[in-house]
RNA sequence: GGGGCUAUAGCUCAGCUGGUAGAGCACUUCGUUCGCAACGAAGGGGUCACCGGUUCGAUUCCGGUUAGCUCCA
Numbered sequence: 001g002g003g004g005c006u007a008u009a010g011c012u013c014a015g016c017u018g019g020u021a022g023a024g025c026a027c028u029u030c031g032u033u034c035g036c037a038a039c040g041a042a043g044g045g046g047u048c049a050c051c052g053g054u055u056c057g058a059u060u061c062c063g064g065u066u067a068g069c070u071c072c073a
Base pairs, nucleotide, nucleotide: 001072002071003070004069005068006067007066010025011024012023013022019056027043028042029041030040031039032038049065050064051063052062053061
């Protein structure tokens, strides 16, 4: 320098054919307990990496940028 893959909650990751953004863990509150752990209930937390395009409508499709991983040279 070129090709491919990835980017979604604090962490690890889902998200089907474009139509209200989710799970587990973590966090907060409450209950059970003398207490801890554990379990149960409720709750908070999102610029879907960034900039554009297409569309009535984009996390999803298209182009570019950035970052990471990987292959080739």
Predicted 3D model of a 73-nucleotide RNA (transfer RNA) from an uncultured Ignavibacteriota bacterium. Rfam family: tRNA. About the family: Transfer RNA (tRNA) molecules are approximately 80 nucleotides in length. The prediction has a mean pLDDT of 81.